c-di-AMP riboswitch aptamer (ydaO/yuaA leader) from Blastococcus haudaquaticus, 158 nucleotides, folded computationally. The coordinates come from a structure-prediction model, not an experiment, and the mean pLDDT is 75. Of the family's consensus pairs, 92% are formed in the model. It matches the Rfam family "c-di-AMP riboswitch aptamer (ydaO/yuaA leader)". Its family is annotated with regulation of gene expression and cyclic-di-AMP binding in the Gene Ontology. The source organism's lineage runs through Bacteria, Actinomycetes, Geodermatophilales, Geodermatophilaceae and Blastococcus.

RNA sequence: GUCCAGGCACCGCCGAACCGGCAUCGGACGUCGUCCGCUGCCGGACCGGGGACCCACCGCAGUACUGGGGUGAAGCGCGACCGGCUCCACCGGUCCCGCCGGGCGAUCUCCCCGCCCGAACCCGUCAGCUAACUCGGUAGGCGGUUGAUGGAGAACAG
Numbered sequence: 001g002u003c004c005a006g007g008c009a010c011c012g013c014c015g016a017a018c019c020g021g022c023a024u025c026g027g028a029c030g031u032c033g034u035c036c037g038c039u040g041c042c043g044g045a046c047c048g049g050g051g052a053c054c055c056a057c058c059g060c061a062g063u064a065c066u067g068g069g070g071u072g073a074a075g076c077g078c079g080a081c082c083g084g085c086u087c088c089a090c091c092g093g094u095c096c097c098g099c100c101g102g103g104c105g106a107u108c109u110c111c112c113c114g115c116c117c118g119a120a121c122c123c124g125u126c127a128g129c130u131a132a133c134u135c136g137g138u139a140g141g142c143g144g145u146u147g148a149u150g151g152a153g154a155a156c157a158g
Stems, first nucleotide, its partner, number of pairs: 010144005018044006025037005045138006055128001067126001068123004075099003079095006100118006107154005
């Protein structure tokens, strides 16, 4: 000097997952105090489920398969291949494409453009909406030393 990894501080992103107070404990320091963190309790705020009237659903026939529901953006469809099953139908998985949904681009909104995501988990045969009422959650995971030095408008601070 270069590269890689880790720790701390600070800034920021997804998400409801945050704010304040008190207490114990731990750590740091400029040490009888200050700051940070975990846990517990209280309050606020935010998020989700269940739950009336009304409304909605609730009609008939046939075939195959198949319980149903919730959080979340995480859905729908054409085609191809593989499997369930020898074939059809149907079901499941993978890939491509289309439609659609979501996030980021550093005050906010819109436009343009660019880069990404379309998972996972839960209830347990049961739940439409839903006032009163009632039951829960406040996790986890990432990025960064400048941003897309784009355009228009608005606002705020010093």